Record summary: Transfer RNA from Sciurus vulgaris, 72 nucleotides, folded computationally. Model confidence (mean pLDDT): 83 of 100. It matches the Rfam family "tRNA". Its family is annotated with triplet codon-amino acid adaptor activity in the Gene Ontology. By type it is a transfer RNA. Taxonomically the source falls in Sciurus (Eukaryota, Euteleostomi, Tetrapoda, Sciurini).
[in-house]
């Protein structure tokens, strides 16, 4: 320099053009003599940034940024 992939809750990872979810972690009720385990509930997100398409974009398109892989 050329090409590909990834970017989302504290961490990890699903997801579909139509109100954004799971697991772990966190808070809390029950349980226990107490902690843990188990079980119920809850909080937590500008879906990397900007632009475009669309009635509507986390999703499709373009550019940029970060990380990563391959080639040179």
């Nucleotide at each position: 320099g050329g090409g590909g992939g990834u970017g989302g809750a504290g961490c990890u990872c699903a997801g579909u053009g139509g109100u954004g979810g799971g697991g772990c972690a966190c808070c809390u009720g029950c349980c226990u003599g107490g902690u843990g385990c188990g079980u119920g509930g809850g909080a937590g997100g500008u879906c990397c940034u900007g632009g475009g398409u669309u009635c509507a974009a986390u999703u499709c398109c373009c550019a940029g940024c970060a990380c990563u892989c391959c080639c040179a």